[in-house]
RNA sequence: GAAUCGGUAGCUCAGUGGUAGAGCGGCGGCCUGUUAAGCCGUUGGUCGCGGGUUCAACCCCCGCCCGGUUCU
Numbered sequence: 001g002a003a004u005c006g007g008u009a010g011c012u013c014a015g016u017g018g019u020a021g022a023g024c025g026g027c028g029g030c031c032u033g034u035u036a037a038g039c040c041g042u043u044g045g046u047c048g049c050g051g052g053u054u055c056a057a058c059c060c061c062c063g064c065c066c067g068g069u070u071c072u
Base pairs, nucleotide, nucleotide: 001071002070003069004068005067006066007065010024011023012022013021018055025043026042027041028040029039030038048064049063050062051061052060
């Protein structure tokens, strides 16, 4: 330099045009002699950045940035 995959919550990841979710975690409570476990509630995101298409974009198109893999 080229190809390809990825970037979404604190972490691991879903979400292939119609108001963004799960698990774990954090916080509060119940339970327990206490802790742990369990149960209930709650807390969470400029969807990497900038443009474009569209009535509407995490999703489609273009450019850029970062990371993985492969090739040279």

Description
Transfer RNA from Brevundimonas sp., 72 nucleotides, folded computationally. The coordinates come from a structure-prediction model, not an experiment, and the mean pLDDT is 82. It matches the Rfam family "tRNA". Rfam classes the family as a transfer RNA. Lineage of the source: Bacteria > Pseudomonadati > Caulobacterales > Caulobacteraceae > Brevundimonas. RNAcentral holds the sequence, with entries from ENA.